A computed fold for a 76-nucleotide RNA from a Candidatus Saccharimonadota bacterium, annotated as transfer RNA. Its mean pLDDT, the model's own confidence on a scale to 100, is 80.

[in-house]
RNA sequence: GCCGUGAUAGCUCAGUUGGUAGAGCAGCCGCCUUGUAAGCGGCAGGUCGCCAGUUCAAGCCUGGCUCACGGCUCCA
Numbered sequence: 001g002c003c004g005u006g007a008u009a010g011c012u013c014a015g016u017u018g019g020u021a022g023a024g025c026a027g028c029c030g031c032c033u034u035g036u037a038a039g040c041g042g043c044a045g046g047u048c049g050c051c052a053g054u055u056c057a058a059g060c061c062u063g064g065c066u067c068a069c070g071g072c073u074c075c076a
């Protein structure tokens, strides 16, 4: 230098053919219990890595960039 994969909630990850962003765990509140754990119900939590473009509409499509991982090549 080139190629591939990935970046989404505090953590681990989904998200189909572009059409209102989700789950589990963790957190908070409640129920249950003599009490704790477990269980059950609810609440909160997101600039979807960054900047542009396309579109009525982008997590998803296009271009550029950054970072992480893996592979390949050249020069010295």
Stems, first nucleotide, its partner, number of pairs: 001072007010025004019056001027043005049065005